[in-house]
RNA sequence: GCGGCCAUGGUUCAGUGGUAGAACAUUUCCUUGCCAAGGAAGAGACAGGGUUUCGAUUACCCUUGGCCGCA
Numbered sequence: 001g002c003g004g005c006c007a008u009g010g011u012u013c014a015g016u017g018g019u020a021g022a023a024c025a026u027u028u029c030c031u032u033g034c035c036a037a038g039g040a041a042g043a044g045a046c047a048g049g050g051u052u053u054c055g056a057u058u059a060c061c062c063u064u065g066g067c068c069g070c071a
Stems, first nucleotide, its partner, number of pairs: 001070007010024004018054001026042005047063005
C1' cells in the first nucleotide's frame, strides 16, 4: 500500500427496513434481627458523517478504531 471481518446499555451477546431485547452488573422497594440469597419495579445503548427510502441499527459510500491476511 491492497483486501476481508468487526463496532448495539457498565460488561458479554442477540436482533432486523417499521417503537432495540436477554443475562450479569447498577438504583429503589419488599422479605430477614443484620448480611447473603430470593421477589417486584426502574434507569441505562445501535462508532461518526453522508446517500437511497414514506421510514435506516439494518441497504450503499466515506471516515475513525480494532483484528486477520497479502505484498
The RNA shown here (transfer RNA) has 71 nucleotides and comes from a Patescibacteria group bacterium. Its Rfam family is "tRNA". By type it is a transfer RNA.